A computed fold for a 108-nucleotide RNA, annotated as Glycine riboswitch aptamer. The sequence was found by an Rfam model in a public genome assembly. The prediction has a mean pLDDT of 77.
RNA sequence: GGACGGGACUUUGGAGAAGCUGCGGAACGGAUUUGCUUCGUUUUCCGCGGUGCCGAAGGUGAAAGCGCACGGCGCGAAUCUCUCAGGCAAAAGGACAAAGUUACAGCU
Numbered sequence: 001g002g003a004c005g006g007g008a009c010u011u012u013g014g015a016g017a018a019g020c021u022g023c024g025g026a027a028c029g030g031a032u033u034u035g036c037u038u039c040g041u042u043u044u045c046c047g048c049g050g051u052g053c054c055g056a057a058g059g060u061g062a063a064a065g066c067g068c069a070c071g072g073c074g075c076g077a078a079u080c081u082c083u084c085a086g087g088c089a090a091a092a093g094g095a096c097a098a099a100g101u102u103a104c105a106g107c108u
Base pairs, nucleotide, nucleotide: 002107005104007102008101009100010099011098012097013096018051020050021049022048023047024046025045026042027041028040029039030038031037052088053087054086058084059082061080065075066074067073068072
């Protein structure tokens, strides 16, 4: 110096699925005999549940075949699978992809 590899950072793109529902609190508004009370709204908020659904943070499972130091282990292997976690307007998040920057490892 060259191409390549994974990592970090920046920018851009980036899907799916109820803005469902019960109770309580809080707030706001209305009614009232001003006294207890009562009604409504919350897609402004908080807590505890219920039903349905989604897969692309993370996590679980996994064949043929291949490899190894072969009673087994590893690769295969994730955008598959499960739906624990997470999510179901927007925002946020978001696997992954592209471009740029940066340091590093091995190779030449």